[in-house]
RNA sequence: CGGAGUAUAGCUCAGCCUGGCUGGAGCGCUACGUUCGGGACGUAGAGGUCGCAGGUUCAAAUCCUGUUACUCCGA
Numbered sequence: 001c002g003g004a005g006u007a008u009a010g011c012u013c014a015g016c017c018u019g020g021c022u023g024g025a026g027c028g029c030u031a032c033g034u035u036c037g038g039g040a041c042g043u044a045g046a047g048g049u050c051g052c053a054g055g056u057u058c059a060a061a062u063c064c065u066g067u068u069a070c071u072c073c074g075a
Stems, first nucleotide, its partner, number of pairs: 001074007010027004020058001029045005051067005
C1' cells in the first nucleotide's frame, strides 16, 4: 500500500442478506417477596445517539459513500 472480516446494554451475543409491528436475549445490576441471614428462586425495574460522519427514503441497526479502532491475508 491492496483485499477481507469484526464493532449493537456493564459482559457475551442475536437481529442486518429481505428497510417498518425490536432496540432484544442470556449473564450481571437495583428494588421487593421468600430466608434467622446469604445463596438459589419468583416479581418488577433501570441501563444502548446500533464505532463515527454524511447521503437515499414517508421511514435506516438494516441500503449507499467516506472514515476510526482491532483482527487476518497478500505485497
Overview
Transfer RNA from a Lentisphaeria bacterium, 75 nucleotides, folded computationally. It was read from a public genome assembly. The organism belongs to Lentisphaeria, within Bacteria. The coordinates come from a structure-prediction model, not an experiment, and the mean pLDDT is 83.